[in-house]
Predicted 3D model of a 108-nucleotide RNA (SAM riboswitch aptamer (S box leader)) from Cerasibacillus terrae. Lineage of the source: Bacteria > Bacillati > Bacillota > Bacillaceae > Cerasibacillus. Rfam family: SAM riboswitch aptamer (S box leader). Rfam links the family to the GO term regulation of gene expression. Rfam's curators write: The SAM riboswitch is found upstream of a number of genes which code for proteins involved in methionine or cysteine biosynthesis in Gram-positive bacteria.
């Protein structure tokens, strides 16, 4: 890298550094010199695996807590829409399902 599961309408800021794109991809439609995008430093938000506590319990397990460790995150629902169905409705909208993508564990 790839491949399995599982989630994805929530919630998170200050400076430094730099100097233009950036938001995965393709349209839209935002964000940006009142500094993007990275990178640092401090804070933060989160129970996704691990630790501890509590509680159950058929003693396999379960269910709450907790930022202690290891990712991960801190602009707009994964911004949104892209496949395919079914409801309204006749410009669309709503609601499932896929595909893609992220983010963990886990195999190879």
């Nucleotide at each position: 890298c790839u491949c399995u599961u599982a989630u994805c309408c929530a919630g998170a800021g200050a400076g430094g550094u730099g100097g233009a794109g950036g938001g995965a991809c393709u349209a839209g439609c935002c964000c940006u010199g009142u500094g993007a995008u990275a990178c640092c430093u401090c804070g933060g938000c989160a129970a996704c695996a691990g630790g501890c506590u509590u509680u159950u319990u058929u003693c396999a397990g379960g269910a709450a807590g907790u930022a202690c460790u290891g990712u991960g995150c801190c602009a707009a629902u994964u911004c949104c829409a892209g496949u395919a169905a079914g409801c309204a409705a006749u410009u669309u909208g709503c609601u499932u399902u896929g595909a893609a993508g992220a983010u963990a564990a886990g195999a190879c």

Description
The coordinates come from a structure-prediction model, not an experiment, and the mean pLDDT is 83.